[in-house]
Context: one part of a larger RNA
RNA sequence: UUGGGCGUAAAGCGUCUGCAGGUUGAUAUUUAAGUCUUUUGUUAAACCUCCGGGCUCAACCCGGAAUCUGCAAAGGAAACUAUCUAUCUUGAGUAUGGUAGGGGUAAAGGGAAUUUCCAGUGGAGCGGUGAAAUGCGUAGAUAUUGGAAAGAACACCAACAGCGAAGGCACUUUACUGGGCCAGUACUGACACUCAGAGACGAAAGCUAGGGGAGCAAACAGGAUUAGAUACCCUGGUAGUCCUAGCUGUAAACGAUGGAUACUAGAUGUUGUGUACCUUAGGGUAGGCAGUGUCGUAGCUAACGCGUUAAGUAUCCCGCCUGGGAAGUAUGCUCGCAAGAGUGAAACUC
Numbered sequence: 001u002u003g004g005g006c007g008u009a010a011a012g013c014g015u016c017u018g019c020a021g022g023u024u025g026a027u028a029u030u031u032a033a034g035u036c037u038u039u040u041g042u043u044a045a046a047c048c049u050c051c052g053g054g055c056u057c058a059a060c061c062c063g064g065a066a067u068c069u070g071c072a073a074a075g076g077a078a079a080c081u082a083u084c085u086a087u088c089u090u091g092a093g094u095a096u097g098g099u100a101g102g103g104g105u106a107a108a109g110g111g112a113a114u115u116u117c118c119a120g121u122g123g124a125g126c127g128g129u130g131a132a133a134u135g136c137g138u139a140g141a142u143a144u145u146g147g148a149a150a151g152a153a154c155a156c157c158a159a160c161a162g163c164g165a166a167g168g169c170a171c172u173u174u175a176c177u178g179g180g181c182c183a184g185u186a187c188u189g190a191c192a193c194u195c196a197g198a199g200a201c202g203a204a205a206g207c208u209a210g211g212g213g214a215g216c217a218a219a220c221a222g223g224a225u226u227a228g229a230u231a232c233c234c235u236g237g238u239a240g241u242c243c244u245a246g247c248u249g250u251a252a253a254c255g256a257u258g259g260a261u262a263c264u265a266g267a268u269g270u271u272g273u274g275u276a277c278c279u280u281a282g283g284g285u286a287g288g289c290a291g292u293g294u295c296g297u298a299g300c301u302a303a304c305g306c307g308u309u310a311a312g313u314a315u316c317c318c319g320c321c322u323g324g325g326a327a328g329u330a331u332g333c334u335c336g337c338a339a340g341a342g343u344g345a346a347a348c349u350c
Stems, first nucleotide, its partner, number of pairs: 004321003007304002012318001014201004021194003025088004031082001033081002035077008049065006091191001092188004096183004103177007110154001114150008125136002162169002206247006215241002220236004258317006266295008275286004299306002323350003332343004
């Protein structure tokens, strides 16, 4: 490289936007670049193949034919790809009317709890554990009552539920704002899909500067345990956790499953929203579209399992894999304040 693959064996970029590129709906027309076809020229000879012949045969040699593919020119075809023109509405989008939602940003407010402080009551323990001790407490702790302050997180509802591209999102209210879904009508008329490079977002931890600091808690200190105990348990406790402005750019960033489109048995939950029928109402039944679960047929799979939300059947585009270790290391380059990130080998060895 070809072939084969990527849920779990190596392999789907963390996610999205998107230029170039690749791919691309229906009908009619134009052209003839690709495509197909005919002819001509050329594609040296030798070799190979076939036929015939010559050395007694053969090897070998001679003659003839065929073949190969490409290139060029000329004539032709017009289904397909491409191109031109015109048209269409199913893909895509816009408008309209609804609708659900922890989607996002900002501001304001709330109660429970915790800790600390002040005051009252009270008077000896509290705390903690397997058991203890360190620790706190007669300078009055723990407990309890009242008051004040602070910071962080929002019990129940709560779900197998909802929203978001992913990360993720939950007390309440308000303002601004993104996306989805449903319905029926109108409009645009292929405007689409995917996407190297690029850009944006991106948990936690970490970093810079300034705030904040209740609880928790790496590091650290002490007490235990133990043969030891740089741990597990306990008492403390600083970064951090929180806010603002930046940086970092990684995770088992997982559905370990890239995106789009079409097709392919059913059954049963649930969320949103229309329709039809029944019903006094509440509601019930059936069925549609869009999501989200469970089981399961065919099929697929090494098996496990997947199974209309495919890992089934197909098409298009991107990413990635190629024995284990060495190694996500070395080196170079790019990025970063740093930590480090991205890209990423080989010798050697089995």
The part of an RNA shown here (small-subunit ribosomal RNA, central domain) has 350 nucleotides and comes from an uncultured bacterium.